[in-house]
A computed fold for a 329-nucleotide part of an RNA from a metagenome, annotated as large-subunit ribosomal RNA, domain IV. Model confidence (mean pLDDT): 87 of 100. Its Rfam family is "Bacterial large subunit ribosomal RNA". Its family is annotated with structural constituent of ribosome and ribosome in the Gene Ontology. The RNAcentral record of the full RNA draws on SILVA.
Context: one part of a larger RNA
RNA sequence: UGAUACUGAAGGAACUAGGCAAAUUACAUCCGUAACUUCGGGAUAAGGAUGACCAUGCUUUGGGUAACCAAGGUGUGGUGACACAAAAGAGGGGGUAGCGACUGUUUAAUAAAAACACAGGGCUCUGCAAACACGUAAGUGGAAGUAUAGGGUCUGACGCCUGCCCGGUGCUGCAAGGUUAACAGGAGGGGUGAAUAGCUCUGAAUCGAAGCCUCAGUAAACGGCGGCCGUAACUAUGACGGUCCUAAGGUAGCGAAAUUCCUUGUCGGGUAAGUUCCGACCUGCACGAAUGGCGUAACGACUUCCCCACUGUCUCCAGUAUCAACUCA
Numbered sequence: 001u002g003a004u005a006c007u008g009a010a011g012g013a014a015c016u017a018g019g020c021a022a023a024u025u026a027c028a029u030c031c032g033u034a035a036c037u038u039c040g041g042g043a044u045a046a047g048g049a050u051g052a053c054c055a056u057g058c059u060u061u062g063g064g065u066a067a068c069c070a071a072g073g074u075g076u077g078g079u080g081a082c083a084c085a086a087a088a089g090a091g092g093g094g095g096u097a098g099c100g101a102c103u104g105u106u107u108a109a110u111a112a113a114a115a116c117a118c119a120g121g122g123c124u125c126u127g128c129a130a131a132c133a134c135g136u137a138a139g140u141g142g143a144a145g146u147a148u149a150g151g152g153u154c155u156g157a158c159g160c161c162u163g164c165c166c167g168g169u170g171c172u173g174c175a176a177g178g179u180u181a182a183c184a185g186g187a188g189g190g191g192u193g194a195a196u197a198g199c200u201c202u203g204a205a206u207c208g209a210a211g212c213c214u215c216a217g218u219a220a221a222c223g224g225c226g227g228c229c230g231u232a233a234c235u236a237u238g239a240c241g242g243u244c245c246u247a248a249g250g251u252a253g254c255g256a257a258a259u260u261c262c263u264u265g266u267c268g269g270g271u272a273a274g275u276u277c278c279g280a281c282c283u284g285c286a287c288g289a290a291u292g293g294c295g296u297a298a299c300g301a302c303u304u305c306c307c308c309a310c311u312g313u314c315u316c317c318a319g320u321a322u323c324a325a326c327u328c329a
Base pairs, nucleotide, nucleotide: 001324002323003322004321005320006319007318008317010315011314014313019310027051028050029049030048031047036041038157052079053078054077055076056075057074058073059072060071061070062069063068080084092308093307094306095305097303098302099300100299104116105115120155121154122153123152124151125150126149132141133140134139158295159294160293161292163225164224165223168222169221170218171217172216173215177213178212179211184206188202189201190200191199192198226244227243228242229241230240253287254284265281266280267279268278269277
C1' cells in the first nucleotide's frame, strides 16, 4: 500500500451519473392496516406491543381402568443480565410517473429489457389425394386431424373504442371489348422445269390462352389523411365566409410525450436553490386509432423523481484481525 472481514465521536447522502456499496429490517403471537380495485386483491401494507427463567391458580387436547404420561392455552407474583426471536439463519419501508397486462423466454462467454412469447382479437387461405412445407421424384409431414380443423399474417389480458380515403400498389371478382405467342390457316409470290405437273422456298387475311388494358369490390391489405385570404362594436382570437388543390384532407382520445427542433417553452407543485420529476397549457419542427389509440387493479433483479428509516457513500479519515506486498534469514 492492497485484498478480505469488523468497529467508530459529531453530522447523516453533504458522496455520486445514480444511495453504487454498506447499513437498517428480518422470526412467532396479539393489536392494527390507506388510496385504489378486475372485489380475488393491495397486505407480512404502513404502524405498534410482547417474547428468558422461577413459583403458583385455572384450563384444553391425546393416551391410560387408574396412578399418571405427553403436548398446549391463560392469569397472578417474583428473579437475573448491557443484551431474553440472546448464536446461526432471517423482508428496509412508503409515495409518484413511464413501459410491458400477468407467470414465462432471450444475446452459452460484455445487453434479461420497454425486446420475444402469451391467453384474447381480427383478416386471409384450405372441402381432403386440403391449403402449406421438404424432396428431381417416389414419398413424407400437415394428420391416423376434417372448417369448433389446419396453414399464413397482423395485433397482444381487461375496459372504452377503432374515424375518413379504393386515386397509386397488392389481392379478389367479371367476362363484353382491345392487345397478344406457338399451333392452325392458306390468298398470293419466288426457284427449278417444256409445263397451269411435281418438288421446294416464302407467305397476307382468318383463328388463337393466360397476362396486360378496361370495369367493379376490398384498408384489423401495402399505404395516405392539405394550402391561401378575409371576417365579431377596445384589442386579441375567429364560431363564419371566399378560393385553389386532392382519392380523402387527421375524427375520438392523447399531447414539450421512450415522440418537441426552437427549449432549461410558459404557468403551478415540490427544494433555500430543481436542464431531471409531477400537474396543467397546446404554438403536435415531426402523436393518433390492431406498424392499434386512450385508460387500467395486480405483477416487474425494468426505467424516472421524491420522502421516512439507516448508515464510513461523504465532511475526513482512524483503528483492529488475517492474507499478500515489504525487510531479514